[in-house]
RNA sequence: AGAGUUUGAUCCUGGCUCAGAACGAACGCUGGCGGCGUGGAUUAGGCAUGCAAGUCGAACGAUCUAUGCGAAUAGAUAGUGGCAAACGGGUGAGUAACACGUGGGUAAUCUACCUUUAAGUUUGGGAUAACCUGCCGAAAGGCGGACUAAUACCGGAUGUGACCACACCUCGCAAGAGGUGAGGUAAAAGGUGAGGACCUGGUCUUGACCAGGCUUAUCGCUUGAAGAUGAGCCCGCGUCCUAUCAGCUUGUUGGUAGGGUAACGGCCUACCAAGGCAUUUGACGGGUAGCUGGUCUGAGAGGAUGGUCAGCCACACUGGGACUGAGACACUGCCCAGACUCCUACGGGAGGCUGCAGUCGAGAAUCUUUUGCAAUGCCCGCAAGGGUGACAAUGCGACGCCGCGUGAGCGAUGAAGGCCUUCGGGUCGUAAAGCUCUGUCAGCUCGGACGAAAUACAAUUUUCUAAUACAAAAUUGUUUUGACGGUACGAGCAGAGGAAGCCACGGCUAACUCCGUGCCAGCAGCCGCGGUAAUACGGAGGUGGCAAGCGUUGUUCGGAUUUAUUGGGUGUAAAGGGCACGUAGGUGUCCUACUGUGUCAGUUGUGAAAUCCCUUGGCUUAACCAAGGAACCGCGACUGAAACUGGUAGGAUUGAGUACGGUAGAGGAGAGUGGAAUUCUCAGUGUAAGGGUGAAAUCUGUAGAUAUUGAGAAGAACACCAUUGGCGAAAGCGACUCUCUGGUCCGAUACUGACACUGAGGUGCGAAAGCUAGGGGAGCGAACAGGAUUAGAUACCCUGGUAGUCCUAGCCGUAAACGAUGAGCACUAGGUGUAGGCUCCUCACGGGGUCUGUGCCGUAGUUAACACGAUAAGUGCUCCACCUGGGGACUACGUCGGCAACGAUGAAACUCAAAGGAAUUGACGGGGACCCGCACAAGCGGUGGAGCAUGUGGUUUAAUACGACGCUACGCGUGGAACCUUACCAGGGCUUGACAUGCUAGAAGUAGGAACCUGAAAGGGGGACGACCUGUUCUAAUCAGGAGCUAGCACAGAUGUUGCAUGGCUGUCGUCAGCUCGUGUCGUGAGAUGUUGGGUUAAGUCCCGCAACGAGCGCAACCAUCGUCUUUAGUUGCCACCCUGUUUACAGGAGCACUCUAGAGAGACUGCCAGUUUUUUAACUGGAGGAAGGUGGAGAUGACGUCAAGUAAGUAUGGCUCUUACGCCCUGGGCUACACACGUGCUACAAUGGCCGGUACAAUGGGACGCAAUACCGCGAGGUGGAGCAAAUCCUAAAAACCGGUCUCAGUUCGGAUUGAAGGCUGCAAUUCGCCUUCAUGAAGCUGGAAUCGCUAGUAACCGCAGAUCAGCUAUGCUGCGGUGAAUACGUUCCCGGGUCUUGUACACACCGCCCGUCAAGUCACCCGAGUCGAGUGCACCCGAAGCCGCUGUUCUAACCCACUUCGGUGGGAGGAAGGUGUCGAAGGUGUGCUUGGUAAGGAGGACUAAGUCGUAACAAGGUA
Repeated sequence: AGAGUUUGAUCCUGGCUCAGAACGAACGCUGGCGGCGUGGAUUAGGCAUGCAAGUCGAACGAUCUAUGCGAAUAGAUAGUGGCAAACGGGUGAGUAACACGUGGGUAAUCUACCUUUAAGUUUGGGAUAACCUGCCGAAAGGCGGACUAAUACCGGAUGUGACCACACCUCGCAAGAGGUGAGGUAAAAGGUGAGGACCUGGUCUUGACCAGGCUUAUCGCUUGAAGAUGAGCCCGCGUCCUAUCAGCUUGUUGGUAGGGUAACGGCCUACCAAGGCAUUUGACGGGUAGCUGGUCUGAGAGGAUGGUCAGCCACACUGGGACUGAGACACUGCCCAGACUCCUACGGGAGGCUGCAGUCGAGAAUCUUUUGCAAUGCCCGCAAGGGUGACAAUGCGACGCCGCGUGAGCGAUGAAGGCCUUCGGGUCGUAAAGCUCUGUCAGCUCGGACGAAAUACAAUUUUCUAAUACAAAAUUGUUUUGACGGUACGAGCAGAGGAAGCCACGGCUAACUCCGUGCCAGCAGCCGCGGUAAUACGGAGGUGGCAAGCGUUGUUCGGAUUUAUUGGGUGUAAAGGGCACGUAGGUGUCCUACUGUGUCAGUUGUGAAAUCCCUUGGCUUAACCAAGGAACCGCGACUGAAACUGGUAGGAUUGAGUACGGUAGAGGAGAGUGGAAUUCUCAGUGUAAGGGUGAAAUCUGUAGAUAUUGAGAAGAACACCAUUGGCGAAAGCGACUCUCUGGUCCGAUACUGACACUGAGGUGCGAAAGCUAGGGGAGCGAACAGGAUUAGAUACCCUGGUAGUCCUAGCCGUAAACGAUGAGCACUAGGUGUAGGCUCCUCACGGGGUCUGUGCCGUAGUUAACACGAUAAGUGCUCCACCUGGGGACUACGUCGGCAACGAUGAAACUCAAAGGAAUUGACGGGGACCCGCACAAGCGGUGGAGCAUGUGGUUUAAUACGACGCUACGCGUGGAACCUUACCAGGGCUUGACAUGCUAGAAGUAGGAACCUGAAAGGGGGACGACCUGUUCUAAUCAGGAGCUAGCACAGAUGUUGCAUGGCUGUCGUCAGCUCGUGUCGUGAGAUGUUGGGUUAAGUCCCGCAACGAGCGCAACCAUCGUCUUUAGUUGCCACCCUGUUUACAGGAGCACUCUAGAGAGACUGCCAGUUUUUUAACUGGAGGAAGGUGGAGAUGACGUCAAGUAAGUAUGGCUCUUACGCCCUGGGCUACACACGUGCUACAAUGGCCGGUACAAUGGGACGCAAUACCGCGAGGUGGAGCAAAUCCUAAAAACCGGUCUCAGUUCGGAUUGAAGGCUGCAAUUCGCCUUCAUGAAGCUGGAAUCGCUAGUAACCGCAGAUCAGCUAUGCUGCGGUGAAUACGUUCCCGGGUCUUGUACACACCGCCCGUCAAGUCACCCGAGUCGAGUGCACCCGAAGCCGCUGUUCUAACCCACUUCGGUGGGAGGAAGGUGUCGAAGGUGUGCUUGGUAAGGAGGACUAAGUCGUAACAAGGUA
């Protein structure tokens, strides 16, 4: 720091996804050790059990225990009393709030314990618990009698000071503060220790002892002052989402008085006033949420978050309430109500783990019912000490971070084994084994901490003191204290021993092969893999990454500049409001002065600690911990500056406006007027049609239309002028005249003096359609009707036609309301039109300058590109509006508006990985332009009808073998199926095989093999006879080897499969003129240019021009053939002249002139001429010459590519399949079937003919298992026979034509199918199933519907000949050859195919494309819905617990006061209490609303889903733009 994904490719916009970091996590697989952290996030659900707040005997009485005879000492503690229990600990339900954070205020306050300080601590009194006793109760607990103490309670005294009211003074902005004076009010408690003298009392004989006074110390107590700490209250600022919550509020806002509080205050009450809050700076309501320091992420700004630690708040089963107290409305206190649980003797009681452990439940999920007060801290205590689930430790969990280990070195035969393989090898891999070492961790043994300082006691010194008491401080000494823990750590022993997994390997993203599977199973974060060769599924080997962990899931930030302050946009991608006026707000010209709001500078306070960062230090290191620093970017205070900003005051004129003079205009409103046209009515003329369309019909018309003439009526719209001309804010405005009226522009002066710009809400205007009411209604014309078209046609076309269109009044408020471009101001090259005004020059035409509008082109610049370009989409400023992936959705719900129709506002679930913009290359178009082709047209002849041949489909069959299917399959592969071929079927056989190679073993009359048996044959038996080659050897025999044979193993074999795994070959577009490259240039890029343009050509052929210049593959030419000539050479060819034969035939000689043959050359190149054709180029037209003239004819030759075209059955070949069979052999059958359909052909239908007779003329070829002459036989096919010929020599061989005759238009003397008979030929064989001959038979057919094919000259047409294959033949086919030998082409509108340019495109598998909607099926979410079930909440009313407060208090009552008294009391008062009562008041009840959720018959649309139905709406002019 980026990457993948929209496309054939490109650039852009834009979303989705990934790589990073983090976590109180969970899940899967795996798991050695230690340190430090961390661990109920869900049900603020319910809880068994234990513990979590006590302490003080130096406040008090009393009791008990121990020692003791006792006195006494020590200890314990139920109760009274004091202090604490309001801390500590937990949780985050509630709370959107002064709750929290931050900074202030408190002149509006309190503060126990603590510190400092001032003064005091006096004198009395009456009770009460405990204890004892009586009673009630199951219990919890309670009631009564009698006794007693206090630091418990209550009087009196005193009053430094305090408080209250008054007077005065000082200070302060002020509410107030301070001081002075005189008056009033209110205090206290003692405990413990020590003490010489003195005093008092008690015990007892003096004396001694005890107690007290007294003195002193200390712990307390009281009244003040001050501090510290803590708390209360108030204020500024900050603090989530929602406007589909826009109005809220009656104690509400303020005042007066009173009450209440520690304290201000509607905090509460009464009275008065009617205010207050909010208006976009978001009140009120709804939802969500504890807040912060911090934490995570990020470059930062930000975003997310608030677990552990720390600060604050809130809560304690739910709701309400107060009491006590310095402090609570109180987690382990009280009262009441409710729910729940437990006990019960049924009467009544008890309880509250959101303390620590633990349990159940729910959940993906979160620990020990441990140890200790040793340390730190807190409470109590003089202290010792006690208490403390705070805390310190421990246990459990890989939950996280950090550290360590699982060994190190050497070791190649590169072992075995696995995997792969091109079979050679490669790889795991120095990895292992083996050898030599080390000793961390774990294990065993031994030693063994720091954390402990204090307190206490003793001594000394100092201070205090009368004192050596006491107390405090310091020093020294002594004693005691460790849960963790026999732990950390150290030493020793032994021994490589006990210790590695997880994920990934198509791209992103590091890492590749094999096997299995076969759109199955599965994977997947995105793109996407899988349909028989999967680096993507599963396994294996290998590799990569991390490592005691590794992956997955979830969440947050990042990447995402994808909410943009930093740091985005709005012409066409999402996005400018339809337009204006204008409120709030925002912004705003020049000068001067003051101020000091913002701003800037300095100083200062605060910004808790921890955290982060830096520097050090401590644990072996690190994590972790500690110290110091920095930082905390904030807020406050003070001082200063005065440019800018704001404010105040004064001035100015350039912004803005006003006045004046002109000016153009379809600007607006009202009233009136006009002509043309249309329709209708009346009248005339006139007659059969009119009208309408692609063509028709409906329709009108003989009752007189249309047409035409005249007159009249009605309504609507205003031709020409007319124009990228004008006016208006936009919508919009078009005949003429008048009236009223708005704005613009220009000119020169004067005036006002910032009055300006924008503009959320708001208000107004706002096309068409539509609505309401009343008019009007000619034409046009939704709906509707009819006629057509069509498969259908609820359309397009036609004939009619109602609303409407028009007017008046009112509503609606939307449009592609568009320049798809908000308004305003300023700046930034030009050129050229046009409208309005002013001005200068000019006689005029015209020209120059300037202002305002309206167009085009264009520079810089901008833009993704297209494009924009002074009328900006350039450069800046101000303000407003709007956007944030596509669909769902211009939707739902809610609200507002509307008579309605509808409009405005405006989501979510769900779903997709795209949707989109601009441009590029193609392809396509029922787009355009140009051009070509037997493409059409013009002609000639066919096919389609008949019969037959042949191929195909279909059907049939045991089998009818396989392939080929538009053009580009169908007389095609097959250039020849009776057997063979042959691949098919039936049957019979063989199994190393019909064929190849290798290895092993064997047999020796071996290999081979006659006769014979069986059989349809193959095959199976059989076995007479009987070998070969090489070496050894003279030869033979023998031996060894080979060949051959047998058995077996490797293997052979397959016309089995895949042409969509392939090679090769071929078809087709198409012999069409195209297809590309290098360099350069242009473009961000795909790409373009070149190759386009103007001409020309058969041609991208050539010329010219041109940011292109060149080049390649194609075209052409080069090659062969035909046509002319020359030359060379003449056999088998030729025969003119000459000779012989015999005149012919040309036989022999001679000859090579000619024909011909086959070699070499020549020739044709637009070379020459003409052209008033052209750019005077290319070229074209005509001509001359020439055998041939404009590529002379015809061949061969087929660019880049297309069709997954064809071929696995020609051969080759990967993979797969079969292996006594899918291989091989044989016999027979089939490929030849036959209701039918199609293609290609042949023969015909006749007289341009048939038949008969006669007479001519070719070329290409073929020939020895052959062609075969003359001759003879046969009507003939053919036979006999065989000359000649391995061929310019011999053989094979023409028919149309021509001449003559006949037939005379007839199903015939046409036509020959079919059938019968008799023959011939080939062959082993002719039945299925051959060809030919003769005789006989004599079918259909009389020129062929729709449609369709070939051909432009030696062509079509007609005529025959040859060859291949081949024994024969189905050949009418195919490939060639010659003979005879035409017609027509105006032309390119149309059909088909092709080429170039251009245009549109939503196509790119490329129009056989894409794609829309209904219906049908399935799944999913949402909306409506008669209702129904919850939750929350408002209002009204009822009931009214506890409790505070008020009233009452006839009942009760120790202290104080008064009176009386027998001194015991009695009565009265003050005060208090029970009880009663009232206001308020929780829960509860009733009624009625609102909000929200669940569910629901049925209804509506939506999304998605390989191959459903109907059409074809859109994309091309998409066939009606």
Model confidence (mean pLDDT): 83 of 100. Predicted 3D model of a 1521-nucleotide RNA (small-subunit ribosomal RNA) from a metagenome. Rfam family: Bacterial small subunit ribosomal RNA.